[in-house]
Molecule: FMN riboswitch aptamer (RFN element)
Organism: uncultured Chloroflexota bacterium
RNA sequence: AGUGAUCUUCGGGGCAGGGUGAAAUUCCCGAUCGGUGGUAGAGCCCACGAGCGUGUUGCAAGGCGCGCAUGAUCCGGUGUAACUCCGGAGCCGACGGUUACAGUCCGGAUGUAAAGAAGAUCCAG
Numbered sequence: 001a002g003u004g005a006u007c008u009u010c011g012g013g014g015c016a017g018g019g020u021g022a023a024a025u026u027c028c029c030g031a032u033c034g035g036u037g038g039u040a041g042a043g044c045c046c047a048c049g050a051g052c053g054u055g056u057u058g059c060a061a062g063g064c065g066c067g068c069a070u071g072a073u074c075c076g077g078u079g080u081a082a083c084u085c086c087g088g089a090g091c092c093g094a095c096g097g098u099u100a101c102a103g104u105c106c107g108g109a110u111g112u113a114a115a116g117a118a119g120a121u122c123c124a125g
Stems, first nucleotide, its partner, number of pairs: 004122007017029003031104002033093002035048004043091002051068007073089005095107003
């Protein structure tokens, strides 16, 4: 320094102010947020996770699978290289709930202990 095994910890943010109304953080003006890995540094390039359903195995906890769903970007500049940086203008956001339609409120969720990140110990070379 690399690989394997086991374990520990960590692992998602956000409507100020105003308008209408009987009622809205849900509509309108406006504000505001951006998981993980890859790659010239990315919400909108590629891939993954989060959701729902289901098969199989197991006493169970759980393991191993399958299916469905899975949003959104352009222009100019620099550069060897950027849909990632700089400048400008845009766009997007699961499911259930709700006196009224939700990325931002409440709930599943003190969840998955996820994608993964960091660390410890042990074995072999």